[in-house]
The part of an RNA shown here (large-subunit ribosomal RNA, domain II) has 689 nucleotides and comes from a Pseudomonadota bacterium.
The prediction has a mean pLDDT of 86.
The RNAcentral record of the full RNA draws on ENA.
NCBI's taxonomy places the organism under Bacteria, Pseudomonadati, Pseudomonadota.
Rfam family: Bacterial large subunit ribosomal RNA.
Context: one part of a larger RNA
Parts: sequence; C1' cells; structure tokens
RNA sequence: GCCUGCGAGUUGUUUGUACCGGCAAGGUUAAGUGGUUCAGCCAUGAAGCCGGAGGGAAACCGAGUCCGAAUAGGGCGUCGAGUCGGUGCGAGCAGACCCGAAACUGCGUGAUCUAUCCAUGGCCAGGUCGAAGUGAAGGUAACACUUCAUGGAGGACCGUACCAAUGACCGUUGAAAAGGUCCUGGAUGAGCUGUGGUUAGUUCGGUGAAAUGCCAAUCGAACGCAGAGAUAGCUGGUUCUCCCCGAAAUGCAUUUGGGUGCAGCGUUCCGUGUUGUCCUAUGCAGGUAAAGCACUGAAUGGGCUAGGGGCCCUACAAGGCUACCGAACCCAAUCAAACUCUGAAUGGCAUAGGAUUAGCGGAGCAGUGAGACAGCGAGUUCUAAGAUCCGUUGUCAAAAGGAAAACAAUCCAGACCGACAGCUAAGGGCCCCAAAUCACGGUUAAGUGUGAAACGAUGUGAGACCGCAUAAACAGCCAGGAGGUUGGCUUGGAGGCAGCCAUCCUUUAAAAAGUGCGUAACAGCUUACUGGCCGAAUGUGGUUUCGCGCGGACAAUGUAAGGGGGCUGAAGCCGUGUCCCGAAGCUACGGGUAUUCCGAUUUACUCGGAGUGCGGUAGGGGAGCGUCCGCCGUGCAGUGAAGCGUGACCGUAAGGACACGUGGAGCGAGGUGGAGUGCGAAUGCAGGC
Repeated sequence: GCCUGCGAGUUGUUUGUACCGGCAAGGUUAAGUGGUUCAGCCAUGAAGCCGGAGGGAAACCGAGUCCGAAUAGGGCGUCGAGUCGGUGCGAGCAGACCCGAAACUGCGUGAUCUAUCCAUGGCCAGGUCGAAGUGAAGGUAACACUUCAUGGAGGACCGUACCAAUGACCGUUGAAAAGGUCCUGGAUGAGCUGUGGUUAGUUCGGUGAAAUGCCAAUCGAACGCAGAGAUAGCUGGUUCUCCCCGAAAUGCAUUUGGGUGCAGCGUUCCGUGUUGUCCUAUGCAGGUAAAGCACUGAAUGGGCUAGGGGCCCUACAAGGCUACCGAACCCAAUCAAACUCUGAAUGGCAUAGGAUUAGCGGAGCAGUGAGACAGCGAGUUCUAAGAUCCGUUGUCAAAAGGAAAACAAUCCAGACCGACAGCUAAGGGCCCCAAAUCACGGUUAAGUGUGAAACGAUGUGAGACCGCAUAAACAGCCAGGAGGUUGGCUUGGAGGCAGCCAUCCUUUAAAAAGUGCGUAACAGCUUACUGGCCGAAUGUGGUUUCGCGCGGACAAUGUAAGGGGGCUGAAGCCGUGUCCCGAAGCUACGGGUAUUCCGAUUUACUCGGAGUGCGGUAGGGGAGCGUCCGCCGUGCAGUGAAGCGUGACCGUAAGGACACGUGGAGCGAGGUGGAGUGCGAAUGCAGGC
C1' cells in the first nucleotide's frame, strides 16, 4: 500500500413541541396491597400532579383585582379544553456521536543501568628521571656549604593491560536504538575493577568534582495501577437511496475576537388574506453630484484707502515725498469633507390603477456570525498593492455548459431525464478548428497589429487658418552686397562680429552702426537685402486640429509580450452591409416528478386537460430500499437450502428476480414489532498478502 472483518447521535430520566390514541370540566394514578394461567397480566390503591380564576409585596378581595380620594384613567385578567399514554424532533442532567492530550491526585514497584557512600577482595608489562635521608671525601673554630656515592620519593616522566573519548573519516531502514578505523588523554592515583549493601519520586524525593546531569534504552520531576470514559470553546472521522425548499460569512453584547447569546437570513406547520415586489400616474420630504461665492474660511493680480515703516522738514503741533507693507472697500479670475444664494439623477414616503406572487404574525428545527473578487461611490495608503476599511450592485461561495489558449470571482447563460433534430447569445467564420480566403469604402509599411510613459522627430493620410506667387514666388545657378566709418565708449588692441551706449545719414536695383565662421587687431569667407537665368497652375512657406504609424524599449533553462502555423489592396486597424458557425440558453419530439386550476368517475394522491416549476454546500422537510432478531401467517428444500461464481433480465435509485455451475443443510413471500442496522477515508483497530 491493497484486501477482508470491526469501527461513531445510544440508553435512562425530566421537560418543550407536533402528530396519533383514550377519557373529558375533568384527566391520571405512584409506592404499596390482593389475585393469577407467573405475565409486556388483572384488580385495587386519589396520597400526589396538571387543568378548572385571577389580581395584589401582603392582609385581602374575586370575574375581577391592583395603583388611586375617585364611579376617573391605566396595568394584569375574564370572553380559545384539558389531561394521561404512545411516536417523531429538540433541550436539561448524566461519559451523552466516536477517537485523541499535555497534565493533576492517591497507593504501590524500582539504585541488577547509573550517581554518592559503606564493607570485603582483585589489578596496574617494561623503561626513565633521581627528592629527603645516609656514607665518604673536601671544607669550617664548630656549623654551613661543595663534590662523589648510596638511597628510592612523586595526584613525577615515556609507554602495555585497564580506563577514557580530543579530532577526522566511515556508519545514519547501521554489524551496533551511540558503533568501527586512525590519531588521541590518563595509566601508583581525587586510579581502575569484582562481590555484597545504603540513599527515591510534591510536607518540591534521592544522588550530583554541578551538565538540570543521573535514578533500568524513560527525567524541569521515574515507572505501574487506580480516580477515569479527567477535561479538550481544538483537530480528525461519522457508513443506503430518491424527492421539495434552501442560507450565512451581518448588527449588538461578551476576560470577546477561529467560542457563545439575542436579532438578521433558511426550512416545516398553523393563521392572516394582497398587506409584498414591479410598472404607470399624481402628490410630498431632502441638501448629495454638479454648480456657485450671497455666508464661513482659503487664495492670485490690479485699483483705491485707514493704519504702519522710511526719507525730508520740525521746539511742539502740523506738513511734504515714497518703484515699501497694507485691514476694509472696488474690479477681474479661483478653491472647500466639516462653506451654500442655488441644486439634479437615483433612492425614499403616500394614494390610485395594472401586472405578478410574494409579504406579515405564531410555533418546531436549524445552520451562519473567517468571506472572496469585479463594477460604481468614499476613507486609509503613494488617487501603491491580488492592500485595507465602509456603502451599493453582480458573480463565486453553494453553479455545471459556451467564450476569454490554459484561468473560483470577467462576458454569455442558470444543467429534471433521453436522442446522430432545429434557432440563437457571448464570441467567432485562411489552417490547426465548426462557420465568408464575403461585398464595398478608407487607413497602416511599423510584422505596427502581437506589451509601456514623459519626451523627441521634414513618417504618412484627412481638415482648418495665415503668407508669398506670370507685376514670375520657393529652391538652385550667375552677379552685386557700397560710402560717411576704424560710429561713440571701453581697451594694450576692439576696424560690422569681447563688452557697454546709440543704431543715424548718404549713394543706390539693393546692401544691417551687421546673421554666422574667422584675425592679436585688421584682412578673408558668408548671410540678410537686390538684379539676372529658370520656369510652377496637383506652386511654395508657416501655424494648428484629428487618424494610423516611428524612436524612447534592459533579465535571468529555449523562440516565449498573437494559443500556434502563418498573414501585408491582410488572415492588421476604422466604417457600412449581407450570410453563416456557435451553449446543458430557446424551440420541436418522447418521458419522469412536484404543485395550482378545471373536469370526470368506481372517492383513490385515481384518471384526463391546461398552466407553473424541478443547479445547489451548511441546513430544514418528505418518501423509500436493504441487513439482523421476535411474533402472526404461508411456502420452498438431499429430485439439493444458505453462501459463492457467471450471464445480453426488471425497477427513477437504494435494490429485486431468473437460469446454469459450485456448494451440501437450511431458507424465504406477505403483515407487524424491535435494533449492537448500511463504511472509503478517523497518521482508525485486528488479520492476511
């Protein structure tokens, strides 16, 4: 991992509610007792309980009563039948659907592992160094001291056994639940070791050269059993079928935030009977969007002006000037969630008509109370986020089908079932790939299309406006482009051309007090400007609007930013038109089921017709299938039961037959009752492979 078997809402009691049954203004017995065919029996037993009257704190009164001075007014009542039992669904108490802690408490068992200690034994190859002491010699007044011997000390040295474990490698479903190899540390000592013993688990134990180490592969409190099915607002699991409806992820509160209570939203039953929703009409309230500046504020320029500053004048007072600041006021132009002289749409309220099929009240049972994205309107943030928080609508959640290559939340569209029928939606029609290589007009040259901004550009198409042009424009070519003058200043110099000021006059067809290059300064080249040559009728310049393109353009495995092939008078883009394809949508055909209305009869959820519905998680409601056992009852079976195997049968499903084989002794239809009643999941349990 697979297969087989086992495996989870039970039982008791109290209580609520619905249905069924008995009796009914009543209903009912409990314990006990008697009987008995000894039973799921019969009888007895009103103690008690519920109902039949309420109101008041109570005294008390009573269809009323309480508050009150009240005959007022108001509150609670009177004007709906209960009760006992059964069944279903819930709730409370119990382990209460099942499995699951870490822990807590009590009583015991452990020191054969290991830690300390005690008693008694054992062990340590070989080698090295050479303390004290001692002897001799030297030496001293005597010591001291020195040397040579002797001696054999030491938590001394090297190194086996033995003990340990520093590093590396191997091992890591190991040879081994701690090892192997090599190197390494101690190795007469606080040494190692055998045997026997001591000390213990919450009055916070023992032991510890101290690491929370060790106390039997277990230690921040050992192990076993018991309390015990501890508790688990947590995780996982919870077993047959079909039919109807179908949520929520919100508000308030919470030692509350992944829990719960009440409300909201679902479902079932009962009641009410159009009250709901939509459309139309009419009438209302409102201060948002927009807009505006009349208020409150903000804010720009100008005018005017009180006041202030500066300067002048001045003994004081006064006065004058001011390219200074400047309230208020005026003009022009603006801004506002907490501004409004104004002011929509949508939404809301009311009445009426129409359409439709909801709404509301009560009772039973819930689930939900983590939401997600998208559009629109706001806040927060960076007018960041697949961000966050509100409002509103949709979708997903709980929704399959078609489109978007693939793609919960986008677009189209809501799947009762069947079939090799038809029409459409979104989206598409060259091939992959169903349908136009469709028609007409335009546009793009960038493979733009098939990714992107500020910004940049004689790309190209369409338009608007303003110049110049046979009194020959634009471009090109030929020629001129002068004089006062080197303008003045400045400067070393400044001569059109560093800079400052001015920018005149003359000759001219025209020519700047000079457009650029250039020189130290001149010179030189050139431009403006003028003449000539040429010759345009779709001329030539400029400004501006719109369409489509260009650059800007850099990322990690491989083209890789059209799904691909590929596409250029497109198979790109814009516009017009016709046809077609395309879904579980719609239609047609056949069938099932629920429900409303009508009709019929043999009154049965029985038939016929018409209409409407039948996606679905949590969840509510309904109807069934099957297993085991009991009872009633009726059958089958050695001429072969159950079980097992095979098969093209029947039923909407759970399921049910039949035939043959195998098997070798029990088994079923119908009715009814009762459950240890249905497995794929729980890191489920046991076994097999």